[in-house]
RNA sequence: GCCCGUUCUCAGGGCGGGGUGAAAUUCCCCACCGGCGGUAUGCGGGCGAUGAUCCGUAAGCCCGCGAGCGGCCCCAGUGUGCGGGGUGUCAGCAGAUCUGGUGAGAUGCCAGAGCCGACGGUUAUAGUCCGGAUGAAAGAGAACGUGC
Numbered sequence: 001g002c003c004c005g006u007u008c009u010c011a012g013g014g015c016g017g018g019g020u021g022a023a024a025u026u027c028c029c030c031a032c033c034g035g036c037g038g039u040a041u042g043c044g045g046g047c048g049a050u051g052a053u054c055c056g057u058a059a060g061c062c063c064g065c066g067a068g069c070g071g072c073c074c075c076a077g078u079g080u081g082c083g084g085g086g087u088g089u090c091a092g093c094a095g096a097u098c099u100g101g102u103g104a105g106a107u108g109c110c111a112g113a114g115c116c117g118a119c120g121g122u123u124a125u126a127g128u129c130c131g132g133a134u135g136a137a138a139g140a141g142a143a144c145g146u147g148c
Stems, first nucleotide, its partner, number of pairs: 001148002004145007016030004031128002033117002035065004042057005047051001060115002068093002070090001071087005097113005119131003
């Protein structure tokens, strides 16, 4: 340094102004926010090497993942709707980007214009309020141990 194991810690942001109304942080106008891993022509750094090189960092809408909903399985009751438990080798919902420029190379850089956001609740329709959630988790890190 690497593989594996155990334990622990950490692991999501955002409604401000105006309008209508009996009522809206839910509608309308303007605004605001962007989880995790990968990828890299940006940015920073390294070098007897100046590179299509190495290290770090860099995407809400490129690839993949997560929670949530749904599906499936099991349990008890049964008023057939609901309750509890399990399951991701169930991917069905699981969102959303183009145009121009530069360049060897860009859906990532520069410029411009767009677009998206689980479920339940609510005097009125929610990415931003309340709730499940002091939860779960992609994953990140630390300590210890076996092996190479």
A computed fold for a 148-nucleotide RNA from Ruegeria atlantica, annotated as FMN riboswitch aptamer (RFN element). The organism belongs to Ruegeria, within Bacteria. Its Rfam family is "FMN riboswitch aptamer (RFN element)". Rfam's curators write: The RFN element is a highly conserved domain that is found frequently in the 5'-untranslated regions of prokaryotic mRNAs that encode for flavin mononucleotide (FMN) biosynthesis and transport proteins. Model confidence (mean pLDDT): 78 of 100. RNAcentral holds the sequence, with entries from Ribocentre.